[in-house]
Molecule: SAM riboswitch aptamer (S box leader)
Organism: Calidifontibacillus erzurumensis
RNA sequence: ACCUUAUCAAGAGAAGGGGAGAGACUGGCUCAAUGAUCCUUCAGCAACCUUGCAAUAUUGCAAAAGGUGCUAAUUCCAGAAACAAGUCGAGUGAUUUUUCACCGGCUUUGUUUGAAGAUAAGGA
Numbered sequence: 001a002c003c004u005u006a007u008c009a010a011g012a013g014a015a016g017g018g019g020a021g022a023g024a025c026u027g028g029c030u031c032a033a034u035g036a037u038c039c040u041u042c043a044g045c046a047a048c049c050u051u052g053c054a055a056u057a058u059u060g061c062a063a064a065a066g067g068u069g070c071u072a073a074u075u076c077c078a079g080a081a082a083c084a085a086g087u088c089g090a091g092u093g094a095u096u097u098u099u100c101a102c103c104g105g106c107u108u109u110g111u112u113u114g115a116a117g118a119u120a121a122g123g124a
Stems, first nucleotide, its partner, number of pairs: 002123007013042005021031003025079004043071003048067002051062004075116001080113006086106004091102004
């Protein structure tokens, strides 16, 4: 590097170093010389593994000593598809009128499922 499973709307800062872009990629939109991203130390958040207690043996609860992780913005938003609503149409049908149904479009809104990504554990 690859595969599987789970989670991803919450939460959490200071100092020192350093010096230009950074937020995975593309497009937006943000952060950044009032010093970002990144590194070190301390601190903190969280609870995947681990620890302890219960077991209904699917798991639940508690702690945070150990292994990770994390500490701007929903994984910052979208990047594929489906459905619904909305809207448009010199379209079709029904209807006395108002209107209704179907069809087609939409650089509209929302929901769901994916793709990609991040983290953990296991695997070969």